[in-house]
Small-subunit ribosomal RNA from a metagenome, 1451 nucleotides, folded computationally.
RNA sequence: GUUUGACCCUGGCUCAGGAUGAACGCUAGCGGAAUGCUUAACACAUGCAAGUCGAACGAAUUUAGUUUGUAGCAAUACAGAUUAAAUUAGUGGCAAACGGGCGAGUAACGCGUACCUAACCUGCCUUCAAGUUGUGAACAACUAUAGAGAUAUAGCUAAUUCCCAAUAUGCUCACGAUGGUGAAAUUCCAAUGUGAGGAAAGAUUUAUCGCUUGGAGAGGGGGGUGCGUCCUAUCAGGUAGUUGGUGAGAUAAUAGCUUACCAAGCCUAUGACGGGUAGCCGGUCUGAGAUGAUGUCCGGCCGCAAUGGAACUGAGAUACGGUCCAUACUUCUACGGAAGGCAGCAGUGGGGAAUAUUGGACAAUGGACGAAAGUCUGAUCCAGCAAUUCCGCGUGAAGGAUGAAGCAUUACGGUGUGUAAACUUCUUUUUUGGUGAAAGACGAAUGACGGUACACCAAGAAUAAGGGACGGCUAACUACGUGCCAGCAGCCGCGGUAAUACGUAGGUCCCAAGCGUUAUCCGGAUUUACUGGGUGUAAAGCGUCUGUAGCUUGAUAAACAAGUCUGUUUUCAAAAUCCACGACUUAAUCGUGGACCGGGAAUAGAUACUGUUUGACUAGAGGUCAUUGGGGGUUAGUGGAAUUUCCGGUGGAGUGGUGAAAUGCGUUGAUAUCGGAAGGAAUGCCGAAAGCGAAAGCAGCUAACUACAGUGAACCUGACAGUGAGAGACGAAAGUUUGGGUAGCAAACGGGAUUAGAUACCCCGGUAGUCCAAACCUUAAAUUAUGCUUGCUAAAUGUCUUAUCUGCUUUGCGGAUGGGGUGUUGUAACCUAACGGGUUAAGCAAGCCACCUGGGUAGUAUAUUCGCAAGAAUGAAACUCAAAGGGAUAGGCGGGGGAACACACAAGCAGUGGAUUGUCUAGAUUAAUUGGAUAGCAAGCCAAGAAUCUUACCUAGACUUGACAUUUACUGUGUCCUAUGUGAAAGCAUAGUAGUCCGAGCAAUCGGACACGGUAAACAGGUGGUGCAUGGUCGUCGUCAGCUCGUGCCGCAAGGUGUCUAGUUAAGUCUAGCAACGAGCGCAACCCUCAUAUCUAGUUAGAAUGUCUAGAUAGACUGCCCUGGUAACAGGGAGGAAGGAGAGGAUGACGUCAGAUCCUCAUGCCCCUUAUGUUUAGGGCUUCAUAGACAAUACAAUGGGUAGUAACAGCGAGAAGCAAUAUCGAAAGAUGGAGCAAAUCUUUAAACCUACCCCUAGUUCGGAUUGUAGUCUGGAAUUCGACUACAUGAAGUUGGAAUUGCUAGUAAUGGCGAAUCAGCCAUGUCGCCGUGAAUAUGUCCCUGUUCCUUGCACUCACCGCCCGUCAAACCAUGGGAGCUGAAAUUCUUUGAAGAUUCACCAUGUGGGUUUAGAAGAAGGUCAGUGACUGGGGUUAAGUCGUAACAAGGCA
Repeated sequence: GUUUGACCCUGGCUCAGGAUGAACGCUAGCGGAAUGCUUAACACAUGCAAGUCGAACGAAUUUAGUUUGUAGCAAUACAGAUUAAAUUAGUGGCAAACGGGCGAGUAACGCGUACCUAACCUGCCUUCAAGUUGUGAACAACUAUAGAGAUAUAGCUAAUUCCCAAUAUGCUCACGAUGGUGAAAUUCCAAUGUGAGGAAAGAUUUAUCGCUUGGAGAGGGGGGUGCGUCCUAUCAGGUAGUUGGUGAGAUAAUAGCUUACCAAGCCUAUGACGGGUAGCCGGUCUGAGAUGAUGUCCGGCCGCAAUGGAACUGAGAUACGGUCCAUACUUCUACGGAAGGCAGCAGUGGGGAAUAUUGGACAAUGGACGAAAGUCUGAUCCAGCAAUUCCGCGUGAAGGAUGAAGCAUUACGGUGUGUAAACUUCUUUUUUGGUGAAAGACGAAUGACGGUACACCAAGAAUAAGGGACGGCUAACUACGUGCCAGCAGCCGCGGUAAUACGUAGGUCCCAAGCGUUAUCCGGAUUUACUGGGUGUAAAGCGUCUGUAGCUUGAUAAACAAGUCUGUUUUCAAAAUCCACGACUUAAUCGUGGACCGGGAAUAGAUACUGUUUGACUAGAGGUCAUUGGGGGUUAGUGGAAUUUCCGGUGGAGUGGUGAAAUGCGUUGAUAUCGGAAGGAAUGCCGAAAGCGAAAGCAGCUAACUACAGUGAACCUGACAGUGAGAGACGAAAGUUUGGGUAGCAAACGGGAUUAGAUACCCCGGUAGUCCAAACCUUAAAUUAUGCUUGCUAAAUGUCUUAUCUGCUUUGCGGAUGGGGUGUUGUAACCUAACGGGUUAAGCAAGCCACCUGGGUAGUAUAUUCGCAAGAAUGAAACUCAAAGGGAUAGGCGGGGGAACACACAAGCAGUGGAUUGUCUAGAUUAAUUGGAUAGCAAGCCAAGAAUCUUACCUAGACUUGACAUUUACUGUGUCCUAUGUGAAAGCAUAGUAGUCCGAGCAAUCGGACACGGUAAACAGGUGGUGCAUGGUCGUCGUCAGCUCGUGCCGCAAGGUGUCUAGUUAAGUCUAGCAACGAGCGCAACCCUCAUAUCUAGUUAGAAUGUCUAGAUAGACUGCCCUGGUAACAGGGAGGAAGGAGAGGAUGACGUCAGAUCCUCAUGCCCCUUAUGUUUAGGGCUUCAUAGACAAUACAAUGGGUAGUAACAGCGAGAAGCAAUAUCGAAAGAUGGAGCAAAUCUUUAAACCUACCCCUAGUUCGGAUUGUAGUCUGGAAUUCGACUACAUGAAGUUGGAAUUGCUAGUAAUGGCGAAUCAGCCAUGUCGCCGUGAAUAUGUCCCUGUUCCUUGCACUCACCGCCCGUCAAACCAUGGGAGCUGAAAUUCUUUGAAGAUUCACCAUGUGGGUUUAGAAGAAGGUCAGUGACUGGGGUUAAGUCGUAACAAGGCA
């Protein structure tokens, strides 16, 4: 940071820090110091890594000399002897057991630490004592033979090789006696007697080095012990040399180390045995610390050397560069046999994300040998490679604004990059070239590194900057591209056309020769909680009790000194850490010195506390006596009511059951009713927040047996107590076994209903079971979701029981004070995330036990134990998610509750839905049928007028700076107009004609302005897209009464209060109360119209005070009276034109619906630009199977028709207009034009009323449709106008389910006017007046609204959420006939080498024992795999239902 709309909590996940033997990506200037196969203890070519000594020895070789012999005149050559120098294959000595490597094994006295060794060894070195005299022998080398070779056989020979003898106070052994130390000695020490045994080697330069025996030291090693040292109990029992003893053997030495015999022990819940993993430590990393993690480099110890075993030599090995054997692998071979071991340094292959040179030198340090010179030394010192790590330096410094260019962005003005650059001046670390040149080296010689570090000179800003990030966490933002694509991502999450989250660019931020990523560890994480957590509801108290081990334990005295505390000594190597100083220019690094904490051991003390022992106490606990209580338990007996069944009587058609029914029962007599009988189960009233019990649980009555608790007395014991891992006992219901029993009820099952289905809910039946006895099972929401025990901490009020005192109306009813149970309240404190808890704690404390550590997978798998079974107990992982969860808050919702309201219903009136027509819409059709609006809130809506136009659509023809606007440049003409051709027109082509203004100039003419053409360019234009980018406007909830704020108060907070409650109102209107007090937007009022009156004015009205028109004013306020009420207010009444808002209108809070509109207008972005623009003609928007919406007209007599009566209005409109009188026509209309820019002129109101006809019919109702003939508008009436006349005369007889409007001048009904408009598809819309009702004084049933309350798993808010099967894909996993492998174990057979032992024909051979290994068998363990199969998880839009959340529709 992340669960939520928001909040608090619980809780996980994730990030920021540090670290690394690291790796990867991009990038890279220098130097110093470190570090560098973490994987295959995989296999290794090649070279080197352990030799040395000739002063131990023989022999050989080379050189130089001397000498002898032979040959030669001689030089000289050959052979021999000898001297000197040098070399070395072999014998011999020492070393090779060190140094170097690696970490496979090992959970162990392996390591660490502290001790012991009276149970031991020790080459070389130091030191002390004594000695070093004689004799003999072999085997190499060498020679010969065989062989490919390694080697073998035969023969010769030396020594510091080997053997024997002598000497030995001392040494060793045996035996005897004495003393000492000490807890202890036959074992140690001292002195001592007798006997036995055992040494030696020489070399040389004559000064030494060696050799032998014995003692001491130093250093090294062996052995033993205490303590510490990972995970696992789904490993609970292990062990036969095992545990101990005796004798013997072996060893340097103790010991079951080995062996014979004897005994049966030994280890283990404080975790034996088994399994897994691992070298241990000093240290290192991290952390505030406690911890946690780790063991690379350096140092200590251990183990190992291809794998396994074995011994030899030796002071030392069970031996990395030795031997033998076996196994695997590799190499050589003449096929007969041989050879080998890089986990030494380099290096190779392989494995891997990954780790270096087949370098130089012994100059230094150290080691081996040697008397020494010296030799050897891949130890070591150096160099090389690698940004692998740490540290240091640099990539320039100062000035420099026209704030250059470029780039990016922009509101087009600018802004950013940015003093950055350019430019000027300066410097030279670094770089390059040149010159010089170390320390490290010592008393002397000696330098690999190295011509290196370093110093000086010169040149010249010259040679040197990247990586990551920029949504939040987390420092740093813009543009373009993309369009849930491509992609990003540590977590949350970005991306669906305006992305600070992708990609690119500019800019910015952070680090910097590095920067990021990945992996791992610690931290944050108090998220295993010792420091330092929890368990009522979040994960978590065992169902309950008894009790073993353990842990804990009242008051008091003494002793001890184990824990505890203090002092001292010693140790925990060095290095490291820390501090100080010093050396490299500094730092890293290195050197010198010092030091804390803590651990172990020893020792001296202290004794408060804990502990141990002893004594003694009574407050805990238990006992005794008295008394009380109860559905406590077990067994036996027994009672009444009721159900059912059976028997009998009466009776006669239904009964039963449900929302309604049906199945069922019933004329073979039910139900009902009366009497009798049988049987089983449960125990009404009392009965209760009551009682008892450990819990589960316990209820008619009586008896027997039995357990418990309380109270009182204060008599006894004297801490006997608390808790309680394992263990044991009890343990509802269901279920199991056997045997009984069975009235009622009732899983399963059958039938009837319900339903889309109904394997359910409802009904009728009904078997297990429920009951008893005996035995299992052992689980429940076994709950107070609250473990047991003890103490302490305010109150109030019930109830049960008991003791004492006391009152009265005394078998009883009360009161007070105590004890013990059990309830309620929650204002105290305190606690709690909140809810809540609160002396019966979830408060304050103590003791002990159990349990928890994200959700899912899963209480599943496997394993084990228990069970007759069902199943129970213990109990994971892979994988997957970023949440899951608790409490409370505000909303919304409920087939929850309460209150109030509305033409919401009811009561009424008239309709719609059926018919015909009109208009609109969907759909279909079409070249086009332009587009929008789509539940309410679209559909006579946008559209208050589609024949052309409109017009946005289609077809065809045209134009391209354009039909329209502004500007510029060039050019022409000077405005106008006419004609011709073509064409549907637009347009195109052609010809003609022509008269603007100003200035200069005599004039010709020139210049300028303006206008109109042409060319060119900026641009115009778009009813093209996005109403989900927007403004504005509008609809709707709704004229509903709501929506908020400030301060205060409450709450950790979200939030609440106010705005609630009781009334009242049309109203959150007002009143009273109240932790609220006030205020705002709404309501109301203010505004307009109408109704009454008065006043004023008045032409076109008018005789007139009147009516009318216009203006002003008055009037109504619950003001007055009565009743009710605290009040607000309500009901009634008076007066009044009007009465409680007088009627109507305008006025629409915070907000909701991503509601409508980009096609009124405006506008961002995107798109078109000879076209998506402009224009012309024609067509289309008027189509037509069907469906929907709104209307008109009707179906008739409350009517229709004809005639009559100047019957009676109001709002309005009028100049491209309204048009009168008059004439013509049957009419539409025509002719004509008086009057009127209007209270003046124009415009018959109709229904009504009167008279007559029609007489209930598809009609004298109804008028659709169609034909003919006309009128009018217009350029044009075919697609496609209205009207007139004649003729025609359809459906329709009051309309199913359903549904609309309306409460008074309203509904209904009648006509009139206006806008738009040439005309009109108007039956529409907006207005006007005429006639003029019925019903309701109720309710919340339907639809909705408001308020309060309640539940919620909803918040995209019930059109919500959400469960399971099935189908599909993918993933991990269990079972599985089996198959394969690994590491061990046991048994059988066999068994090399070596060691040991025995025998024999004894330099040898054979046998036995032990044993690596091999073969076979067996039972387990752990892995891998496996046809098939089980469930699980994940996956935008699959199927079926709707189980849960609201009373979730059956809680």
The prediction has a mean pLDDT of 82. The sequence is in RNAcentral, with records from SILVA. It matches the Rfam family "Bacterial small subunit ribosomal RNA".